[in-house]
Glycine riboswitch aptamer from Desulfovibrio sp., 107 nucleotides, folded computationally.
RNA sequence: AUGACCCUGCUGGGAGAGAGCCUUGACCACAAGGACGCCGAAGGAGCAAAUCCCCGGCUUGGCGGCCGGGAGGGAAACUCUCAGGUACCAGGUACCACCAGGUGACG
Numbered sequence: 001a002u003g004a005c006c007c008u009g010c011u012g013g014g015a016g017a018g019a020g021c022c023u024u025g026a027c028c029a030c031a032a033g034g035a036c037g038c039c040g041a042a043g044g045a046g047c048a049a050a051u052c053c054c055c056g057g058c059u060u061g062g063c064g065g066c067c068g069g070g071a072g073g074g075a076a077a078c079u080c081u082c083a084g085g086u087a088c089c090a091g092g093u094a095c096c097a098c099c100a101g102g103u104g105a106c107g
Stems, first nucleotide, its partner, number of pairs: 006102004011097003018036001021034005037086003043082001044080003053070007
């Protein structure tokens, strides 16, 4: 001095699913609560294969190869729906982009 990966923050974009039913609050597409239905993209949870290890069998002169079992390893935008959410508006959201800051791999 370049600045991968990762972390944090600003800004912009950012979906889905009951304007259903009941109760209370003066009415309401509002607020709170309840039951049922639904959504998956805060968060959370689950697992597949590969690398590697052990055992047994087959094959080979041997190296090695093949098959089966076990342990282990294990991801997601997949799955679950605990949590969260469930008209417009507002708010929030994984993820994407830009910028800023931090760390600092390779060269």